[in-house]
Molecule: transfer RNA
Organism: Saprospiraceae bacterium
RNA sequence: GGUCGGUUAGCUUAAUGGUCAAAGCAAUCGCCUGAUACGCGAUAGACUCUAGGUUCAAGUCCUAGACUGACUA
Numbered sequence: 001g002g003u004c005g006g007u008u009a010g011c012u013u014a015a016u017g018g019u020c021a022a023a024g025c026a027a028u029c030g031c032c033u034g035a036u037a038c039g040c041g042a043u044a045g046a047c048u049c050u051a052g053g054u055u056c057a058a059g060u061c062c063u064a065g066a067c068u069g070a071c072u073a
Stems, first nucleotide, its partner, number of pairs: 001072007010025004018056001027043005049065005
């Protein structure tokens, strides 16, 4: 240089183009306990890497860019 992926909550991952972006762990609060752990319940937390475009509607499709990974010359 070329080809193909990935980027969504603190972390790990979901989400058929369709109307509050979901879950597990972690965090906070509460229940439970003599106390802790375990367990149970609740709450908060991402306008989805950036900028455009298509569309009635984009996390999802298209273009360019950024970062990152694999393969290849």